Description:
This is a predicted structure of a 72-nucleotide RNA (transfer RNA) from an archaeon. RNAcentral holds the sequence, with entries from ENA.

RNA sequence: GGGCCGGUGGUCUAGCGGUAUGACAUCACCCUUACAAGGUGAGAGUCGUCGGUUCGAAUCCGACUCGGCCCA
Numbered sequence: 001g002g003g004c005c006g007g008u009g010g011u012c013u014a015g016c017g018g019u020a021u022g023a024c025a026u027c028a029c030c031c032u033u034a035c036a037a038g039g040u041g042a043g044a045g046u047c048g049u050c051g052g053u054u055c056g057a058a059u060c061c062g063a064c065u066c067g068g069c070c071c072a
Stems, first nucleotide, its partner, number of pairs: 001071007010024003018055001026042005048064005
């Protein structure tokens, strides 16, 4: 330098054009003498960045950036 794959709450993860899913973690309450476990609920995401297409983009297109693998 070229090719391929990936980047989504604190962590891991689903999503394949129509208001982002689940688990763990966190917080509150219940339970307990207390802690843990369990139950109920809540908060937390500019979907890597910038543009484009579209009525509408995490999703499609382009450039860039970061990480991994391969080729030279």
It matches the Rfam family "tRNA". The family's RNA type in Rfam is transfer RNA.